[in-house]
SAM riboswitch aptamer (S box leader) from Chryseosolibacter indicus, 103 nucleotides, folded computationally. Of the family's consensus pairs, 97% are formed in the model. NCBI's taxonomy places the organism under Bacteria, Bacteroidota, Cytophagia, Chryseotaleaceae, Chryseosolibacter.
RNA sequence: AGUUUAUAAAGAAUAGGGGAGAGAGCAGACUUUAUGAUCCUAUUGCAACCUGUCAAAAUGAUAAGGUGCUAAUUUCUGCCUAAUAAAUUAGGGAAUAUAAAUU
Numbered sequence: 001a002g003u004u005u006a007u008a009a010a011g012a013a014u015a016g017g018g019g020a021g022a023g024a025g026c027a028g029a030c031u032u033u034a035u036g037a038u039c040c041u042a043u044u045g046c047a048a049c050c051u052g053u054c055a056a057a058a059u060g061a062u063a064a065g066g067u068g069c070u071a072a073u074u075u076c077u078g079c080c081u082a083a084u085a086a087a088u089u090a091g092g093g094a095a096u097a098u099a100a101a102u103u
Stems, first nucleotide, its partner, number of pairs: 001103008013043005021032003026078004045069002048067003051063005074095001079092005
């Protein structure tokens, strides 16, 4: 880097660094940001997956060791189907992210 499976409407801070945009890619929106964002480091915190323990079918609870995560549903939509005159709503895809296994 690729493939497969599962999950993605809940949850979760402070300090230091740094100095302009950021929110995965493209596009349209909409939020957010010098009352210093995104990002990096440290310590916390959360609990998605693995792991441990208790129950021992499925599952549930618990711990926080390994990854991960810590504005807004993956911020929303873009492709298809249905309901529709339209706005819009619901479902399914696509893409992305995380984990585990594997090549």